[in-house]
Context: one part of a larger RNA
Molecule: small-subunit ribosomal RNA, 3' major domain
Organism: groundwater metagenome
């Protein structure tokens, strides 16, 4: 000087407390561990791994296993030789395919073997092989915590200190006052984006028309500016006006560092290793196994509910190998015909919870829907391993969950649907967004966890 302390003082945070809803019990979905397996590819492992890489494993993907094949190679560049053909295309044989064997067909030309192509040979290609403890880049975490440093001066033999401390204040090393310090930099804040109000310009595709709503540009508006109180000041508390009040709400933005944290399997890359194989192609299988166990979720256990009929109101988005109105067929998934729309025009698109009426009457039920049987629909070369959906039948566990544990402070939690990416299809109950309805509680900082400042002790560095 740091680090640590079951040392001290002060401060902060959904950290506790006060509340609301969960997890832990059930079934299922998904991931992990372990085991099994020919293979169940690999990585990630407290917080900071486990719906993570993966915004979508039937083939492909695919890295794994089995089998069959290829060896200048699936891909790139160059050299030498050969060919005047070849490759592509078509045909035949063999085969599960890849491949192998055979046949047909044939280039341009300035006629120099030049271009192109193929074969042979050589350099080389190739490697999701290894090392993240050789690396770049990117990322997690401490943490959106308020810290981390420098120049000069000063103090100390020196390591270093001071500045950065103290008294206030702030979300903040934010600002003010004081001081052997005076200044400065990276952070904080602001500048950026969305949103709430108003004005204005332009309006197509909005409307019968005009306007409003709206759409998308520009601008205004908030600064503790004004008033009162407290204070040296910074600032705090209250008030007025205002759509909005003290950072209005949200996002992006992550200082110096820590964990030899993560990633060589995104890509790049040092060293090492393989080179008729650890490279490449193909068929099939596996990644989907299953006694046990863990994590994250979904659906429930019902009457604030289930079911039936009627009826109201969104926003974000997406669409041509697409979205598909409408009509007809089918109980339905869906099928047939087909208008419109490269979209403020058309379609996806009837939002659902809600509201009204009726029914069920506390039961393993008209709760719950797992599992299983049968018949179908769709996508796709192909749904056996291993897809989703529909209809009929079946109707399991489950009576609100031990110890323990998680999230959340307002348009939040809870709850209700909608859309999108990936995508032929889908295992999405995931992820990312969108709107509808819409709470309770916070006395307080003793305690738990984490962090910051000063100080103190140290058998630690």
């Nucleotide at each position: 000087u740091g680090g640590c302390g079951g040392g001290g003082u002060c401060c902060c945070g959904c950290a506790c407390a006060a509340g609301c809803g969960g997890u832990g019990g059930a079934a299922c979905a998904u991931g992990g561990u372990c085991u099994u397996u020919a293979a169940u590819u690999g990585g990630u492992u407290g917080c900071u791994a486990a719906c993570c890489c993966a915004a979508g494993a039937a083939c492909c993907u695919u890295a794994c296993c089995c089998a069959g094949g290829c060896u200048u190679g699936a891909c790139a560049u160059g050299c030498a030789c050969u060919u005047g053909c070849a490759a592509a295309u078509c045909c035949g044989g063999u085969g599960a395919a890849a491949g192998c064997c055979g046949g047909a067909c044939u280039c341009c030309u300035u006629c120099g073997a030049g271009g192109g192509u193929a074969g042979u040979g050589c350099a080389c290609a190739g490697g999701u092989g290894u090392u993240g403890c050789a690396u770049g880049g990117c990322u997690g975490u401490u943490g959106u915590c308020a810290g981390c440093u420098c120049g000069u001066a000063c103090u100390g033999u020196g390591a270093a200190g001071c500045g950065u401390a103290c008294g206030g204040u702030u979300u903040a090393g934010u600002c003010c006052g004081u001081c052997a310090a005076c200044g400065a930099g990276c952070g904080c804040a602001a500048c950026c984006c969305c949103u709430a109000u108003c004005g204005u310009u332009a309006g197509u595709u909005g409307u019968a028309u005009c306007a409003c709503u709206c759409u998308a540009g520009c601008g205004a508006a908030a600064c503790u500016g004004c008033c009162g109180c407290a204070g040296u000041a910074a600032u705090g508390c209250g008030g007025a006006g205002g759509a909005a009040g003290g950072u209005g709400g949200g996002g992006a933005u992550g200082a110096u560092u820590u964990c030899a944290a993560g990633u060589c399997g995104g890509u790049a890359u040092u060293g090492c290793c393989c080179u008729u194989a650890u490279g490449c192609c193909u068929g099939g299988g596996g990644c989907c196994a299953g006694a046990g166990u863990c994590a994250u979720g979904u659906u429930a256990c019902a009457a604030u509910g289930g079911c039936g009929c009627g009826u109201a109101c969104a926003g974000c988005g997406a669409g041509c190998a697409g979205c598909g109105a409408u009509g007809c067929g089918g109980c339905g998934a869906c099928g047939c015909a087909a208008a419109g729309c490269a979209a403020a025009u058309c379609u996806c698109u009837u939002a659902a919870a809600g509201c009204g009426c009726g029914u069920c009457u506390c039961a393993g039920u008209u709760c719950a829907g797992a599992u299983u049987g049968a018949a179908g629909u769709c996508u796709g070369c192909a749904a056996c391993u291993c897809g989703a959906c529909u209809u009929c039948a079946u109707g399991a566990a489950g009576a609100u969950g031990g110890a323990a544990u998680c999230g959340c402070u307002a348009g939040u939690a809870a709850u209700c649907g909608u859309c999108g990416g990936u995508c032929a299809g889908c295992u999405a109950u995931a992820c990312g967004a969108c709107g509808g309805u819409g709470a309770a509680u916070a006395c307080g900082u003793u305690c738990u966890c984490g962090g910051g400042a000063c100080u103190u002790g140290c058998a630690c560095a």